[in-house]
Formats: sequence, structure tokens, C1' cells
RNA sequence: ACCUGACAAAGCCAAACCGCCCGCGAGGGCGGGACGGAAAGCCCACGGGUCUCAGUUGAGUCAUCACGGUAGGUCCAUCAGCCAGACAGCCGAGCCGCCAGU
Repeated sequence: ACCUGACAAAGCCAAACCGCCCGCGAGGGCGGGACGGAAAGCCCACGGGUCUCAGUUGAGUCAUCACGGUAGGUCCAUCAGCCAGACAGCCGAGCCGCCAGU
């Protein structure tokens, strides 16, 4: 160095929830708080996944299921795509790193 994370030590991070602030939203920041974490450090312009949307295109009974509102696709709910975003504590890849064991 690689590998491993049972014990120990030095420390580290901080879910839910609460308060304040930011955002349309998913969510984020700060403080409190600890469910957990050996990378719960970085990276979402590396791949996949989930989620959001004031934009945009199409559909609007169609969308594998869905059978709404309305006089009406020319309107709304709603659905799908695109654009734009969120999550690194969803997974993998990549980068960097503490302690211990061998």
C1' cells in the first nucleotide's frame, strides 16, 4: 500500500420531530434533537432510480389501471414527453480521507 471493521481510542456526521429563514414545489440553510452511519466526506454535467414544477408539447376518457368537471379540446382537473430542478441518509461508478487489525 491492499484488504478487513470484532475490540479500543481520538474525534466526526446527524434521521424523524420542533423553531426560524429560503423555495411554486420536490427540498434546502441555521439552531435544537439523535434514528442511525466506517465514508451518512466530495461528486446528481458518470450511469440507473425516486420525486418536483410557475415553463413547453401532446393527450384530455386517452394514458396497460384510471372512465372527473364542462356548452365546448378552444377551458380545467388529470396523464405522458421535453426543458428545468430535488435527493449523495436510494443503488452502482469515480475522487479524497481518520483510527484499529492483519
Molecule: c-di-GMP-I riboswitch aptamer
Organism: Syntrophaceae bacterium